Background
Predicted 3D model of an 89-nucleotide RNA (c-di-GMP-I riboswitch aptamer) from Noviherbaspirillum denitrificans. NCBI's taxonomy places the organism under Bacteria, Pseudomonadota, Betaproteobacteria, Burkholderiales, Noviherbaspirillum.
RNA sequence: GAACAGACAGGGCAAACCGGCUGAAAAGCCGGGACGCAAAGCUUCCGGCCUGACGGGGAGAAGUUUCCCAAGGUAGCGGAGCCGCCUCC
Numbered sequence: 001g002a003a004c005a006g007a008c009a010g011g012g013c014a015a016a017c018c019g020g021c022u023g024a025a026a027a028g029c030c031g032g033g034a035c036g037c038a039a040a041g042c043u044u045c046c047g048g049c050c051u052g053a054c055g056g057g058g059a060g061a062a063g064u065u066u067c068c069c070a071a072g073g074u075a076g077c078g079g080a081g082c083c084g085c086c087u088c089c
Stems, first nucleotide, its partner, number of pairs: 005087002012037002017032006035076001041082003045079003048074003055068005
């Protein structure tokens, strides 16, 4: 220095829920709040899952309803990549 591992210490992040804002929605952001997390730091490259605006198919006289669909979302669903604190081992 690197890999593995996760005791001690210093700390870090922040689920559900509540309030506000954005969005068609999933969901995200801010504040409060802690379920948990040794990468729960970052990145949608691969897969899964969620939503279904735009678009398309079906039914209907119509209102409408239903199905398909991501370029939207989830990094706290995995995989992969990059960066990274400490050291009883």